[in-house]
Context: one part of a larger RNA
Molecule: small-subunit ribosomal RNA, central domain
Organism: uncultured bacterium
RNA sequence: UUGGGCGUAAAGGGUGCGUAGGCGGCCUGCUAAGUCUGGAGUGAAAGGUACCGGCUCAACCGGUACAGGCUCUGGAAACUGGCGGGCUAGAGAGCAGGAGAGGGCGGUGGAACUCCAUGUGUAGCGGUAAAAUGCGUAGAUAUAUGGAAGAACACCAGUGGCGAAGGCGGCCGCCUGGCCUGUUACUGACGCUGAGGCACGAAAGCGUGGGGAGCAAAUAGGAUUAGAUACCCUAGUAGUCCACGCCGUAAACGAUGAGGGCCCAGCGUUGGGGGAGACCCCGUGCUGCAGUUUUACGCAGUGAGUCUUCCGCCUGGGGAGUAUGCACGCAAGUGUGAAACUC
Repeated sequence: UUGGGCGUAAAGGGUGCGUAGGCGGCCUGCUAAGUCUGGAGUGAAAGGUACCGGCUCAACCGGUACAGGCUCUGGAAACUGGCGGGCUAGAGAGCAGGAGAGGGCGGUGGAACUCCAUGUGUAGCGGUAAAAUGCGUAGAUAUAUGGAAGAACACCAGUGGCGAAGGCGGCCGCCUGGCCUGUUACUGACGCUGAGGCACGAAAGCGUGGGGAGCAAAUAGGAUUAGAUACCCUAGUAGUCCACGCCGUAAACGAUGAGGGCCCAGCGUUGGGGGAGACCCCGUGCUGCAGUUUUACGCAGUGAGUCUUCCGCCUGGGGAGUAUGCACGCAAGUGUGAAACUC
């Protein structure tokens, strides 16, 4: 490479938008590039392959045919393509409704912790398996009133909701994205996927400037222990928070790429619509049939079933996500990514 694969064995890109490309609904006319078919030319010789023949065989020699194709020309028109016309089932869109922690900005509320001030009050508090370090007669802990500051939003809360993913949770306002239902006026294939590219992207980390209550890497002390650079305790700095700019990773997980068609059922649940009702649509769950897999676990209309389009990826373990080169980054590092050797 071919093939076979990618939930858990190696393997789905973290996610979206989208360029090129690939693929693409129904009817109809033309075309004839692909496709099919006839004819002609060419494909030198040697060599090759198959068969036949000549030296007693073979080597050797001779003959015939073939070899992907290419060019010219005649024809066919189903399919693919191209051009034109039409359609509405895909896609979009108008109108009428709807739910929601979707996003950004501003404001605001209460509980709690800590700190400060003052009052009451007195000898302890705190912490642990037990202790000690620590705090406290310079009046702590406890309790009451007042104040300050920062951060997070108990209950509601739910295999609940929203978002492409990361993720999103007090309340109010402003700006704003997406989705669902009903109805079909409207457009008329405008679609799907998507190498590169662009954008978003938890936490930690980085830069500048703020902020700093609680928590807490590092660090210090107390314990434990043979030791204890830990687990436990007392403190505690970065950080955690805000603004702006970087970083671009993750068990970024459903370890399951995206779109479409088809294929038994039963039971819940959120929101909405129609309906008198049965029921219908969207999402979210459970159980289980067929089917499925190389095995098992399992999956099972939210498929890991079945058919199809496009992309990404895998190809024994270690060496190694290392070295090197290149690109990006302030750095940390990230992306791409080997080989020798070895089993």